[in-house]
RNA sequence: CGAGCUGGCCGGGCGGCCGCGUGACCGGGGAACCGGUCCCGAGGAAGGUCCGGGCUCCACAGGGCAAGGUGGUGGGCAACACCCACCCGGGGUGACCCGCGGGAACGUGCCACAGAGAACAGACCGCCUCCGGUCCUCCGGGACCGGCGGUGAGGGUGAAACGGUGGUGUAAGAGACCACCAGCGUCCCGGGUGACCGGGACGGCUAGGCAAACCCCACCAGGAGCAAGAUCAAGAGGGUGGCUCCGCGCGAGCGGGACCACCUGCGUGAGCGUUCGAGGGCGGCCCGCCCGAGUUCGCGGGUAGAUCGCCAGAGACCGCCGGCGACGGUGGUCCUAGAUGGAUGGUCGCCCCUCGCCGCAAGGCGAGGACAGAACCCGGCCUACAGGCCAGCUCGUCCC
Repeated sequence: CGAGCUGGCCGGGCGGCCGCGUGACCGGGGAACCGGUCCCGAGGAAGGUCCGGGCUCCACAGGGCAAGGUGGUGGGCAACACCCACCCGGGGUGACCCGCGGGAACGUGCCACAGAGAACAGACCGCCUCCGGUCCUCCGGGACCGGCGGUGAGGGUGAAACGGUGGUGUAAGAGACCACCAGCGUCCCGGGUGACCGGGACGGCUAGGCAAACCCCACCAGGAGCAAGAUCAAGAGGGUGGCUCCGCGCGAGCGGGACCACCUGCGUGAGCGUUCGAGGGCGGCCCGCCCGAGUUCGCGGGUAGAUCGCCAGAGACCGCCGGCGACGGUGGUCCUAGAUGGAUGGUCGCCCCUCGCCGCAAGGCGAGGACAGAACCCGGCCUACAGGCCAGCUCGUCCC
C1' cells in the first nucleotide's frame, strides 16, 4: 500500500419565529374553559410476529394418553430455539465461518437417470482352466471364434459400488493369507467437571447415504390473550322457546320481575331441610376435581360512553471488584412519551458530511443527506439501512 475477517459507534448540529401532546404551578371563571411559566416528549431497528417471559382471566388446579417443541458438553439468564466457552464434523492459505450435532447391527421406507449390480447386490468389457472349430508354426506354442465353468484384483457407469497400499499365493483372482494404515468391536492406562482426546493389547470383524423420512431415546411444557381483564354510568321488553326439576319430611302464603302499584308462577306442590345428581367448567380424550335445580343452550332487544389496566422497571448511566467470557457483586447518580382519528411540525439563517464542476490555492457554485413512527411492558433472533467513523486480527507485495 492492497485484499479480507470480527466487533462496536454515529446517522445531522446550533439559533430565531410560529405551532403541537402529557404533567406540574400561577392567574381568571359557577363550570366548560382561557392565559402564562417550567420539566419531559418515537427506534437501532419502533419493522417481522419467529421464540421466551412478566401480567390478566378460565380456576381451587392434579395425574395420564395423544398431539406439539427442543436435541453435542459445561456455564449465563426470570426464561429461551437466545448468549458465552469448549468438543466433534465440514469450508477456507489464514484471521474466521457454518451445523440438518442422540440412535441406521430395532423395524418400515426412499436413493431418479446411467450402470451387471444401490444393501446379506451382481457380471457389461476384460482375465483364467477345460472342450470344439479355423489359420500359422522355429513344434515350445501363438492368433481368432463359440460353449460350460471360475473370477471380482483391472476398465467402465454413477453423487455414492461391500476398506486402502505393498506382497505371498493362485489356472486366473480375492482379507484367502501376511505387513503397515483406516474404520469397527472388546479390555486396559493417562488427561479432562464433561462432550471428548491421547496411548497400548487382542480380533480379519470390514456392516453405503438419508431420521430437516416415518420411527426410537432424552428433556420441556395447561389454555387463551391488553381487542386479556376490572370498575362506573347509561339503556332495554316488567319478553319468549328447548332440556331438566328424582326420592323423603314439613306444607301455603310464599317465590320471580331491583322496590311499591302492577304483572305473573304455585295443592298436577311455591318455599324450607335432607339425599340424589339433569346439566355445566377444566385446548382434544380418560381419570379426577369443582359448580349445581336453574347453572346452561337458543331467539329477540339495548349499550360501543368514562376511568383503570398504561409505565418506577428482571430500569438506565458511571466507577470499582470477581470471571477467558456471557455475566455477577457492590457503591453512587438519575426518572427519560403514555396518546386514544391517535402528539414533537412548519419556516428562516448559519454550520457539518458526501458527490460533481470551476479555480494554482484560498475559496465559489450546484445537487444530495439512508431504513423508517411507540399504543401493556421486557429479553432475544431475523430483515431494512444513503453516507461516515473506530478498534483488533489475517494474507499478499514493497522498503528499511
The RNA shown here (Bacterial RNase P class A) has 400 nucleotides and comes from Nocardioides sp. The coordinates come from a structure-prediction model, not an experiment, and the mean pLDDT is 75. Of the family's consensus pairs, 96% are formed in the model.